[in-house]
Formats: sequence, structure tokens, C1' cells
RNA sequence: GGCCUCAUCGUCUAACGGCUAGGACGUAACCUUCUCAAGGUUAAAAUCGGAGUUCGAUUCUCCGUGGGGCUG
Repeated sequence: GGCCUCAUCGUCUAACGGCUAGGACGUAACCUUCUCAAGGUUAAAAUCGGAGUUCGAUUCUCCGUGGGGCUG
């Protein structure tokens, strides 16, 4: 240099082009307890950047950025 692949809450991980972007762990508040732990309820929290296609993009296309792999 070429090709392939990945990028989503703090972390891990789902999501036929139409979801309030779901779940687990973690965090916070409350309940429970004499207290702690455990348990229960609730809440906050995310689509790498830009452009394009489309009525509609996390999803498809292109460019870029970053990670991983193969290879001259």
C1' cells in the first nucleotide's frame, strides 16, 4: 500500500428501514432490616464524525477517524 471486519448507556451486549433504542452488571433514590448484606420497586444513562439514498436510517451507500485480522 491492498483486502476484510468492527464502532450503541460507565462496562458488556441486543435491535426486518418504522422501537419511548431493549437486556445484564454497575450507579442513585425509596421500601424491607435494630444495622449491614441479600431481596423488591423506581429512576438517570448510549447509536464515532460528515455527506448521500429514502416519506422515514442504529440499520443501506460513499468519504473520513479509530480498533482488530489477512496479505504484497

This is a predicted structure of a 72-nucleotide RNA (transfer RNA) from Candidatus Colwellbacteria bacterium RIFCSPHIGHO2_02_FULL_43_15. RNAcentral holds the sequence, with entries from ENA. It matches the Rfam family "tRNA". By type it is a transfer RNA. Its family is annotated with triplet codon-amino acid adaptor activity in the Gene Ontology. The organism belongs to Candidatus Colwelliibacteriota, within Bacteria.